[in-house]
């Protein structure tokens, strides 16, 4: 110095790079080494499965392409709701029934612009000041099962 072992912290537009693009050096046009390769908001009952899995912003050769993963989706189970109980059905997930309206959440971040700093360079970091949508919550309104038992 490397490797191994152990511990801690962080990570889901999250990690990685053999395609591509760009830079440097060397050099007979190819090689080597680098750079880039998703901006935030939102999202977790359990197991299995498949697998391009919500919302907008930016850009318009790259947030392109590839690999792996992921709170989404499907099935089953568990659980809640549909007047009480049981079963089934529908619908959802411990703020747990569908739909509509209003309010709140909601002061987004990057990009672009300006300035500073690192690097030969591609490019990287920091600071300044703006602009969303979905989803969720509350209130109001409205829609919505079957069979059996029991009670009023």
């Nucleotide at each position: 110095a490397a490797a191994a072992c152990a511990g801690a912290a962080a990570u889901a537009g999250c990690g990685c790079c053999a395609g591509g693009a760009c830079a440097a050096a060397u050099u007979u046009u190819a090689u080597u080494u680098g750079u880039u390769g998703a901006c935030g908001a939102g999202g977790a009952g359990a197991a299995g499965g498949a697998g391009u899995a919500u919302c907008g912003a930016a850009a318009c050769a790259u947030u392109c392409g590839g690999c792996g993963g992921a709170u989404g989706c499907c099935u089953u189970c568990c659980g809640g709701u549909u007047u009480u109980c049981a079963c089934a059905a529908a619908u959802c997930g411990a703020g747990a029934u569908g739909u509509g309206u209003u309010u709140u959440u909601a002061g987004a971040a990057a990009a672009a612009c300006u300035g500073c700093a690192g690097g030969u360079g591609a490019u990287u970091g920091c600071a300044g000041a703006a602009c969303a949508a979905a989803g969720a919550a509350a209130a109001c309104a409205u829609g919505a099962u079957g069979u059996g038992a029991u009670u009023c």
Predicted 3D model of a 152-nucleotide RNA (glmS glucosamine-6-phosphate activated ribozyme aptamer) from a Clostridia bacterium. The coordinates come from a structure-prediction model, not an experiment, and the mean pLDDT is 78. The sequence was found by an Rfam model in a public genome assembly. Its Rfam family is "glmS glucosamine-6-phosphate activated ribozyme aptamer". It is annotated as a riboswitch.